[in-house]
Small-subunit ribosomal RNA, central domain from a metagenome, 353 nucleotides, folded computationally. The coordinates come from a structure-prediction model, not an experiment, and the mean pLDDT is 89.
Context: one part of a larger RNA
RNA sequence: UUGAGCUUAAAGCGUCCGUAGCCGGUCACGCAAGUCCCCGGUUAAACCCAGGAGCUCAACUUCUGGAUUGCUGGGGAUACUACGCGACUUGGAGGCGGGAGAGGUAUCCGGUACGUGUGGGGUAGCGGUGAAAUGCGAUAAUCCCAUCCGGACCACCGGUGGCGAAGGCGGGAUACUAGAACGCGCUCGACGGUGAUGGACGAGAGCCUGGGGAGCGAACGGGAUUAGAUACCCCGGUAGUCCAGGCUGUAAACGAUGCCCGCUAGGUGUAGCAUUUGCCACGAGCAAAUGCGGUGCCGAAGCGAAAGCGUUAAGCGGGCCGCUUGGGGAGUACGUUCGCAAGAAUGAAACUU
Numbered sequence: 001u002u003g004a005g006c007u008u009a010a011a012g013c014g015u016c017c018g019u020a021g022c023c024g025g026u027c028a029c030g031c032a033a034g035u036c037c038c039c040g041g042u043u044a045a046a047c048c049c050a051g052g053a054g055c056u057c058a059a060c061u062u063c064u065g066g067a068u069u070g071c072u073g074g075g076g077a078u079a080c081u082a083c084g085c086g087a088c089u090u091g092g093a094g095g096c097g098g099g100a101g102a103g104g105u106a107u108c109c110g111g112u113a114c115g116u117g118u119g120g121g122g123u124a125g126c127g128g129u130g131a132a133a134u135g136c137g138a139u140a141a142u143c144c145c146a147u148c149c150g151g152a153c154c155a156c157c158g159g160u161g162g163c164g165a166a167g168g169c170g171g172g173a174u175a176c177u178a179g180a181a182c183g184c185g186c187u188c189g190a191c192g193g194u195g196a197u198g199g200a201c202g203a204g205a206g207c208c209u210g211g212g213g214a215g216c217g218a219a220c221g222g223g224a225u226u227a228g229a230u231a232c233c234c235c236g237g238u239a240g241u242c243c244a245g246g247c248u249g250u251a252a253a254c255g256a257u258g259c260c261c262g263c264u265a266g267g268u269g270u271a272g273c274a275u276u277u278g279c280c281a282c283g284a285g286c287a288a289a290u291g292c293g294g295u296g297c298c299g300a301a302g303c304g305a306a307a308g309c310g311u312u313a314a315g316c317g318g319g320c321c322g323c324u325u326g327g328g329g330a331g332u333a334c335g336u337u338c339g340c341a342a343g344a345a346u347g348a349a350a351c352u353u
C1' cells in the first nucleotide's frame, strides 16, 4: 500500500545472455479494433438529485423528470494507438580499413630470489627479539664460491595507465579466439529497448579423484608476554596455497549508485583513433588544435537532510526490470528445490519493544 522511496537512513538481483510480457524511429495510403461523437434498446422497484402535491409543518408519503455506470444495436469522425500494405535512414546490425590493449584458451621458452643435495673454502657460534627463550650447530652449522635438482612467482617498465559483462587479467614468444574505439558511409532497412520464468559465467575459502609440494601457512606442538594469554611476538608445522578433471555459487561480488534513450555551462589532466597545422636528427618521430569515444579531478544551473552529486548525474524527462515499507525475534523455524558434504536458494510466525 490509489502513496513515498532505493550512494550513506529499509531498499539495485554479483554479472551477462535471453523466452513470455511491457515499451518502441520518419513518411504516405488503407482499415476502423481501441479512442471520440450522435441515435435507439436495456440497466426492476425502492434508494440518490431537481421540481410539484398530500398529512396544520417537518420527518414521512406520493407524482413527474433527471442522474448513474455498464452491456448492446445502428450511424458517423480518423488526430493518436493497434493492424495491413508501401517507402525511408537518423536507431540497430553487417562489411571494409589502419591502429590500441595484463581480454580469453593452449603450447613452448626465460629470469632473479628461495629451499634441498653434492663438492670446495672456512671456524664457533648461528638464529631470533623490546629483551629473551624454545630452535639449529664439532656427524662442522651460520658465512663465501661452484654446480645439480625442485616448486612457486614474475622486480624495474607500472601510471587515480590499459583491457574485460562482472568475477578478474601483469616475464617472453607462437597458434587459435572474443570484444570495444576510430575512420569510410559500401550493404540490410526498425531487424530495436528492457526482461518475470530460464540459462551461462562467477574472487577467496571449502569438497571429490589423481598429481605436486620450494616458500608461506588455518589447525596443532613448543618458547615468551601476562593476573590469565585457548591471542598479539618468536621457533617449528599439517591441511591448504600450485596443476588436471569435477562440484560448490557465496563476498564490504562496492561506484554500497540496475539497464537503455534523449536533453541541460564550462575548465583542467590522462590514454586510444582520425583530421589539420607547425617542427624535424625524417622515424610507426615530436608538439599543438579540432572531432569521436574512454578514464580522473574541479566546478554553472539544478538536485540533496547533509556529506556531496554535477554531460561518467545523485540534474530534467521517457521505457522496462528488481527491491523497500520500524527495531529485535531472523536470514532463524518449517516446507520445498539444489548440493557428496559444508551449506546455498526461497523464507515466516508467536512473542517482544
Stems, first nucleotide, its partner, number of pairs: 003325004007307002012321001014201004021194003025088003029084002033081002035077008048066007091191001092188003095184003103177007110154002114150002117147005125136002162169002206247006215241002220236004258320006266298005272292008302309002326353003335346004